The RNA shown here (transfer RNA) has 73 nucleotides and comes from Parcubacteria group bacterium Gr01-1014_29.
The prediction has a mean pLDDT of 81.
The sequence was found in a public genome assembly.
RNA sequence: GGACGGUUAGCUCAAUUGGCAGAGCACUUCGUUUACACCGAAGGGGUUGCAGGUUCAAGUCCUGCACCGUCCA
Numbered sequence: 001g002g003a004c005g006g007u008u009a010g011c012u013c014a015a016u017u018g019g020c021a022g023a024g025c026a027c028u029u030c031g032u033u034u035a036c037a038c039c040g041a042a043g044g045g046g047u048u049g050c051a052g053g054u055u056c057a058a059g060u061c062c063u064g065c066a067c068c069g070u071c072c073a
Stems, first nucleotide, its partner, number of pairs: 001072007010025004019056001027043005049065005
C1' cells in the first nucleotide's frame, strides 16, 4: 500500500434485506433477612465510532475519515 470483517447501554450481544433502539449480566430503590447473599418487584442509563449524502422516515442504503482484528504484498 491492497482485500475482508468489526465499532449499538458500564460489559457481552440482538435489532426481520429502511418504519417507536432492545435482551442478559451489572447499577439504583423497595420487599425478604439480625445482616450479607440468593430470590421477587419496580426504576435509571443510548449523539447506534466521527462527518456528510439519499429518503416522508436511516442502527440498517451510499461516500469519506478514525480505531480494532485477520490476510496479501